[in-house]
Molecule: transfer RNA
Organism: Chloroflexota bacterium
RNA sequence: GCCCGCAUCGUCUAGCGGUCAGGACCUCACCCUUUCAAGGUGGCAACCGGGGUUCGACUCCCCGUGCGGGUA
Numbered sequence: 001g002c003c004c005g006c007a008u009c010g011u012c013u014a015g016c017g018g019u020c021a022g023g024a025c026c027u028c029a030c031c032c033u034u035u036c037a038a039g040g041u042g043g044c045a046a047c048c049g050g051g052g053u054u055c056g057a058c059u060c061c062c063c064g065u066g067c068g069g070g071u072a
Base pairs, nucleotide, nucleotide: 001071002070003069004068005067006066007065010025011024012023013022018055027043028042029041030040031039048064049063050062051061052060
């Protein structure tokens, strides 16, 4: 250089065109306890950037960026 893949809460991850974008861990508040831990209930928090297609895009297409793999 060329080819292929990936990018979603702080972290790991689900989501194959119409979901209030879900779960786990973390965290915060409360409950429980003499206290702590454990446990219970609830909360906060995300679609890499820019275009396009579509009535409608996290999802499809193009360009870019970053990361990973293959090839010489």